[in-house]
Molecule: transfer RNA
Organism: Kitasatospora sp. LaBMicrA B282
């Protein structure tokens, strides 16, 4: 320098195929249960989908620029 892949909640990851309500588990908080706590059960909060721009009625998804990481090639 070129190529491929990855980036989404505090953490680990779905949703990308085919553009159409952004979700799960763990963690956190509240409640329930208990003499108390844990476990179990119920509920709640948590997101600029790395960042900027574009296309579209509508973008995590398509196009483009860029940043970070991993791998490959030189």
């Nucleotide at each position: 320098u070129g190529g491929u892949c990855u980036g989404u909640a505090g953490c680990u990851c779905a949703a990308u195929u085919c553009g159409g309500u952004a979700g799960a588990g763990c963690a956190g908080c509240c409640g329930u249960c208990u003499c108390c706590a844990a476990a179990g059960c119920g509920g709640c909060g948590a997101g600029u989908u790395g960042c900027g721009g574009g296309u579209u009625c509508a973008a995590g998804u398509c196009c483009u620029g860029u940043c970070a990481g991993a791998c490959c090639a030189g």